[in-house]
About this RNA:
This is a predicted structure of a 535-nucleotide part of an RNA (large-subunit ribosomal RNA, domain I) from Flavobacterium zepuense.
Context: one part of a larger RNA
RNA sequence: GGCGUAUGGGGGAUGCCUGUGGCUCUCAGAGGCGAAGAAGGACGUGAUAAGCUGCGAAAAGCUGCGGGGAUCGGCACACACGAAUUGAUCCGCAGAUAUCCGAAUGGGGCAACCCACUAUGUUGAAGACAUAGUACUCCGAUAGGAGGGCGAACCCGCUGAACUGAAACAUCUAAGUAGGCGGAGGAGAAGAAAACAAGAGUGAUUCCGUAAGUAGUGGCGAGCGAAAGCGGAACAGCCCAAACCAACUUUGUUACGGCAAAAUUGGGGUUGUAGGACCGGGAUAUUUCUUGCACAAAGAACUGGAAGCAUCUGGAAAGUUGUAUCAAAGAGGGUGAUAAUCCCGUACAGGUAAUGAGUGUAAAGGAUACCGGUAUCCUGAGUAGGGCGGGGCACGUGAAACCCUGUCUGAAUCCGGCGGGACCAUCCGCCAAGGCUAAAUACUCCUGAGAGACCGAUAGUGAACCAGUACCGUGAGGGAAAGGUGAAAAGAACCGUGAAUAACGGAGUGAAAUAGAUCCUGAAACCAUACGCCU
Numbered sequence: 001g002g003c004g005u006a007u008g009g010g011g012g013a014u015g016c017c018u019g020u021g022g023c024u025c026u027c028a029g030a031g032g033c034g035a036a037g038a039a040g041g042a043c044g045u046g047a048u049a050a051g052c053u054g055c056g057a058a059a060a061g062c063u064g065c066g067g068g069g070a071u072c073g074g075c076a077c078a079c080a081c082g083a084a085u086u087g088a089u090c091c092g093c094a095g096a097u098a099u100c101c102g103a104a105u106g107g108g109g110c111a112a113c114c115c116a117c118u119a120u121g122u123u124g125a126a127g128a129c130a131u132a133g134u135a136c137u138c139c140g141a142u143a144g145g146a147g148g149g150c151g152a153a154c155c156c157g158c159u160g161a162a163c164u165g166a167a168a169c170a171u172c173u174a175a176g177u178a179g180g181c182g183g184a185g186g187a188g189a190a191g192a193a194a195a196c197a198a199g200a201g202u203g204a205u206u207c208c209g210u211a212a213g214u215a216g217u218g219g220c221g222a223g224c225g226a227a228a229g230c231g232g233a234a235c236a237g238c239c240c241a242a243a244c245c246a247a248c249u250u251u252g253u254u255a256c257g258g259c260a261a262a263a264u265u266g267g268g269g270u271u272g273u274a275g276g277a278c279c280g281g282g283a284u285a286u287u288u289c290u291u292g293c294a295c296a297a298a299g300a301a302c303u304g305g306a307a308g309c310a311u312c313u314g315g316a317a318a319g320u321u322g323u324a325u326c327a328a329a330g331a332g333g334g335u336g337a338u339a340a341u342c343c344c345g346u347a348c349a350g351g352u353a354a355u356g357a358g359u360g361u362a363a364a365g366g367a368u369a370c371c372g373g374u375a376u377c378c379u380g381a382g383u384a385g386g387g388c389g390g391g392g393c394a395c396g397u398g399a400a401a402c403c404c405u406g407u408c409u410g411a412a413u414c415c416g417g418c419g420g421g422a423c424c425a426u427c428c429g430c431c432a433a434g435g436c437u438a439a440a441u442a443c444u445c446c447u448g449a450g451a452g453a454c455c456g457a458u459a460g461u462g463a464a465c466c467a468g469u470a471c472c473g474u475g476a477g478g479g480a481a482a483g484g485u486g487a488a489a490a491g492a493a494c495c496g497u498g499a500a501u502a503a504c505g506g507a508g509u510g511a512a513a514u515a516g517a518u519c520c521u522g523a524a525a526c527c528a529u530a531c532g533c534c535u
Stems, first nucleotide, its partner, number of pairs: 001534009015520001016484002021455002023452007030444002032150002040101003043056003051075002062095006071083003106115003116134007136147004154185001155183005165172001169219001195202002206233005216224002237436003240380001244267004249262005272414001274379004278373004287367005292361004298355001302350003308323003312319001324341002326330001332344003385409008395421001416431005471478002491519001494506004
């Protein structure tokens, strides 16, 4: 020096575990918060230094009501000092307080700071103090009201790429995607046919399945890609404008009686087998909504809630053995190993505040209806349509209908108009140029209950732990590592060595201390010691 064996050190793999961690779902709830000052912060606040949590100068809290019944002063031990059966702590509901910044809103500002004005008060005064008010935009005559900001996705509108694919690339694709802006709600959007269809019919919209990768479209390349119909989910229909009538105001005119026009308000009226105004007839009905009152399901904390002992092993019994019991409860968790019957619970039953589905009632208020006639009037105009240029439709200009419109034009008025994929005729369907509308549909920042051939600490969220922390970066931003003593701290009194509050040796606790806080198990690399063999 090498090899081997043994014993240790070192290290933290592996196994096991998961208290409150994650991931993916299901059901139910909730779907917003904000000038009555939010979200998010700064600074404070305890007998006690920092941190987290709670709270706000009334500051780990104050008040009321309800629950509950013996301990309590959060994490967080201990000491000190206190509170509580005259019911504390705790739980639920409702209130009070709620500094400063922040939309931040009196003005300013390098957020958490500085400086004002007006009114009132502090006897007077003050470069003082207290209370209240003082931003901007919109609506509104004033008075007064609304908006602003934040928030995970979902929804609508405006705007809108490129990488990429086409095996290059330009039309095309990616894609109306990502991104940007605006707006709304618990959903949003759409929606009661100027619709589809086709010789038969359907009857608002939305969503699912199918039709169907079909018909089509396409440098007919890459690709893109319907609809009707059928089967389901859910179902709900309405209101204006106008004609006509009336009131009121203004203007014009007048022969001073009026007449005409316009504005506002009210009545009326709402459709395509046309409807309405108007005229005539008939009728006072039907249905429905809102508000008030009464009752009331439900509804917080919470309450009751069955049934087991002994033996053996063991540190410990829930295990073993013996013999029982309950079950509308043998879900789950805990307890010194594996417990239906020990504890918390579970099935089931009860309970009520705020609130209150729903039911009934009577009153008030609102809405809603029939038949006939057709002379006249009304039925949405810079609209429909057209030219040019674009865009949307599955449809790339094509034979290109239909929808939107930047620009130029520009009808008809019920003997009317639009559509049925160029266009024309016939036929059929429908009534544009105003508006509203629940449900079926989409999503989950959040709450409760539950589930998993999901993870088990290099996994699962970045984060099981004081994590969006430490740390890095001027900044936008990037972004960790880090779980486990034991059943219970019983966390090692006391003694010795030592400079020692280090460390070690005894002693003691414990089933175990090679479970001793760098603490379950404790692999490998690597290091050391002892012994053996070889050189």

Taxonomically the source falls in Flavobacterium (Bacteria, Pseudomonadati, Flavobacteriales, Flavobacteriaceae).